A computed fold for a 113-nucleotide RNA from Spirosoma utsteinense, annotated as SAM riboswitch aptamer (S box leader). Model confidence (mean pLDDT): 85 of 100.
This record gives sequence, structure tokens and C1' cells, in this order.
RNA sequence: UUAUAAAGAAGCGGGGAGAGAUCAGGCUCUAUAAACCGCUGGCAACCUACCACUCGGCAAGGUGCUAACUCCUGCCUAUAGUAACCGCGUUAGCGGGUAAUUAGGGACUAUAA
Repeated sequence: UUAUAAAGAAGCGGGGAGAGAUCAGGCUCUAUAAACCGCUGGCAACCUACCACUCGGCAAGGUGCUAACUCCUGCCUAUAGUAACCGCGUUAGCGGGUAAUUAGGGACUAUAA
């Protein structure tokens, strides 16, 4: 830089209190054993190889991965100058005024070439 990211995939041993990329807010996982390391398996199909030649197939090799949508959000657009809320007004309304939620797009991050 380009492509992909809503899918998929275990067990054992060591280890011993944390982890989920960073910062922040949440939320989840974890002594029924976290991070990390090793072994075996599995998932997937980015690259090489092989087959086919068109789509594709295969899964030997090189990576990668093996909780939750990149766990969710934070930036922009719409939702919306809308609900709440505050002031004025008997009322109808007028002015001010912060969203949420959902959808889309970014950013960041991860993997491959």
C1' cells in the first nucleotide's frame, strides 16, 4: 500500500493473577485457574506447491487463528434542533436546549501478500 475482518476452531502439561491492542467509559471472562510458554489437535484458505483450467478443488508447505461483531462506545451524517429539561405565556404556543436509540460511513487495530 492493497485485500479481508457479523463466520469458524480443542485437550493436556507448565505457570500462578490477571485478561479482553493503546487511552477513556462500560461490559464480559478468570482459583471450576487469567496472561504467558510447550506439545498434540482443530479452524480457515492470504501466499507457494499439486489438480483443473472457468468458476473452482485440495490442504503438503509458509504464515495466521483457536470467548463475546475488531466485546460495545468514543469521530462524522441521519434519527433531531426531536423527547427530557429550563424560561415566558391563563391557554394555544414561543424561546432556549442536552440526548438516547438505530442505520450508514470513517478512525484505530488485527491478519496476509